[in-house]
Molecule: Bacterial RNase P class A
Organism: Gammaproteobacteria bacterium
RNA sequence: AGAGUCAACUAUAUGAUCGCUGUGUAAACAGAGGAAAGUCCGGGCUCCAUAGGCAAUAGUGCCAGGUAACACCUGGGAAACGUGAGUUUACGGAAAGUGCUGCAGAAAAUAACCGCUAGUAUUUAAUAUUAGUAAGGGUGAAAAGGUGAGGUAAGAGCUCACCACAUACAAGGUAACGAGUAUGGUUGAGGCAAACCCCACUAGGAGCAAAGCAAAUUUAUAGCAUUUUGUCAGCCUAAGACACGCUAUAUGGUAAGCUGCUAGAGGUUUUUGGCGACAAAAAUCCCAGAUUAAUGAUCAUACAUGACAGAACCCGGCUUAUCGGUUGACUCUUAGA
Numbered sequence: 001a002g003a004g005u006c007a008a009c010u011a012u013a014u015g016a017u018c019g020c021u022g023u024g025u026a027a028a029c030a031g032a033g034g035a036a037a038g039u040c041c042g043g044g045c046u047c048c049a050u051a052g053g054c055a056a057u058a059g060u061g062c063c064a065g066g067u068a069a070c071a072c073c074u075g076g077g078a079a080a081c082g083u084g085a086g087u088u089u090a091c092g093g094a095a096a097g098u099g100c101u102g103c104a105g106a107a108a109a110u111a112a113c114c115g116c117u118a119g120u121a122u123u124u125a126a127u128a129u130u131a132g133u134a135a136g137g138g139u140g141a142a143a144a145g146g147u148g149a150g151g152u153a154a155g156a157g158c159u160c161a162c163c164a165c166a167u168a169c170a171a172g173g174u175a176a177c178g179a180g181u182a183u184g185g186u187u188g189a190g191g192c193a194a195a196c197c198c199c200a201c202u203a204g205g206a207g208c209a210a211a212g213c214a215a216a217u218u219u220a221u222a223g224c225a226u227u228u229u230g231u232c233a234g235c236c237u238a239a240g241a242c243a244c245g246c247u248a249u250a251u252g253g254u255a256a257g258c259u260g261c262u263a264g265a266g267g268u269u270u271u272u273g274g275c276g277a278c279a280a281a282a283a284u285c286c287c288a289g290a291u292u293a294a295u296g297a298u299c300a301u302a303c304a305u306g307a308c309a310g311a312a313c314c315c316g317g318c319u320u321a322u323c324g325g326u327u328g329a330c331u332c333u334u335a336g337a
Base pairs, nucleotide, nucleotide: 001333002332003331004330005329006328007327008326009325010324012302013301014300015299016298017297018296020031021030022029023028033308037319038318040317041316042315043314044313045207046206047205048204050238051237052236053235054234057203058202059201060200061199062076063075064074065073066072077091078089079088080087081086092198093197097196098195099192100191101190113137114136115133116132117131118130119129120128121127122126145163146162147161148160149159150158164187165184166183167182168181169180172177211259212258213257219250220249221248222247223246224245229243230242231241232240266285267284268283269282270281271280272279273278303306
């Protein structure tokens, strides 16, 4: 100097004039995002319905931590990719069972198209057929572990050596993992569980259009029953509620208004502990609450010439979209000192 990897901050700025919403007596103060988006997860909160067990259904899937919790985050392990910094993973089980596996190919779950060996028939050569074979060739992503030697009629883990694989033990490690040792021809023909399934763990349902206050307000049908009984959530047990009651269905009316509605698992700074995600302590701050839906318009200056894009109960994540600017650490290449 160039090419890369990982991460953090920011998201036009300043000033003036007019305008909008909330709080406030007023003066004044505050007023859309890094994703507010998607509604994919987890919760807080509200109601049903109180607890335990069983079933069903759904989800997660290496290990250890973090967190209110998670399918998220951090660190580690394994596999794959990359010269590397690093990146990705739908990462339990195929030897419990069932199922699927296009085309090509003889055959993709007990294989023989070509070939090799031995025999028989015919025969100049050659051809046909029987038995053996799975080393060589072909097809394919993949065809009965690989290389070498011996052995054989020709071959084959048929035998041996090395490697791979399986099983057992195993230094080290909290663990996932696992150097290494021994045994084995039991080497079971590949893949798919983002197929059914098996294993382990987790989960009650509905949702702010929840719910509460207040206002308005009808008519009927069916079932059970009259407190030692009946009704109420998939089933059971216990508890609880109601009893002119409970449950189910249909019809009619209201839903204008208020609360919920923003002080929080909150933000910022410093210190301590930790590889880290984070945790603890101290100090300090209040930072939108609209409801036919609030921040817009004009002018001036500057440069980075402004992308994606607007809260509706709240928070922690993930995913997607995106113009730029600033900064840090690390890797590789080239040249010089």